Predicted 3D model of a 96-nucleotide RNA (SAM riboswitch aptamer (S box leader)) from a bovine gut metagenome.
Its mean pLDDT, the model's own confidence on a scale to 100, is 86.
The RNAcentral record of the sequence draws on MGnify.
RNA sequence: CUUAUCCAGAGUGACGUAAGGGAACAGGCCCAUUGACGUCCGGCAACCUGCCAGAAGGUAAGGUGCCAAUUCCUGCGGUGUUUGCCGAAAGAUAAG
Numbered sequence: 001c002u003u004a005u006c007c008a009g010a011g012u013g014a015c016g017u018a019a020g021g022g023a024a025c026a027g028g029c030c031c032a033u034u035g036a037c038g039u040c041c042g043g044c045a046a047c048c049u050g051c052c053a054g055a056a057g058g059u060a061a062g063g064u065g066c067c068a069a070u071u072c073c074u075g076c077g078g079u080g081u082u083u084g085c086c087g088a089a090a091g092a093u094a095a096g
Base pairs, nucleotide, nucleotide: 001096002095003094004093005092006091011041013040014039015038020031021030022029025075026074027073028072042067043066044065047063048062049061050059051058052057071090076087077086078085079084
């Protein structure tokens, strides 16, 4: 850079000289000393490989990924007008 996907799913576990975290900026809204975030274990999923299958599909061994909230929401455009719907941008992941 290209293509595809992003309203599903995943723990009453362990650890610690742990206080910040939810990508970045802004505005919201949340999570968090009843221990969030992180690490380990565990789990989910099935993009690629492998294996099974005539195929549809299955499996979950390998490579990744993921495990609060839609990608937490908004930001730009269109439409509608009881704040919704559609699209884009940005981002994430996979494959090339």